[in-house]
């Protein structure tokens, strides 16, 4: 250098294949407890890796670039 795969909430990982962006865990606040943990109840957190493009409408299509993780090649 090529080929391929991956990026989405602090973690892990969805989104019915273009039509309202969720879920568990983790945080928070309340319940409950002599106190804590477990259990319940609620909140809250998103530039969907950056950049341009198509559409009424993009996480989802095309296009550049970054960064990860496999492959095969060079150079020594």
């Nucleotide at each position: 250098a090529g080929g391929g795969u991956u990026g989405u909430a602090g973690c892990u990982c969805a989104a019915u294949u273009g039509g309202u962006a969720g879920a568990g865990c983790a945080g928070c606040u309340g319940a409950u407890u002599c106190c804590a943990a477990a259990u319940c109840a609620g909140c809250a957190g998103g530039u969907u890796g950056a950049g341009g493009g198509u559409u009424c409408a993009a996480g989802u299509c095309c296009u550049u670039c970054c960064g990860g993780c496999c492959c095969u090649g060079c150079c020594a």

Predicted 3D model of a 76-nucleotide RNA (transfer RNA) from a Planctomycetota bacterium.
Its mean pLDDT, the model's own confidence on a scale to 100, is 83.
It was read from a public genome assembly.
It matches the Rfam family "tRNA". Gene Ontology term of the family: triplet codon-amino acid adaptor activity.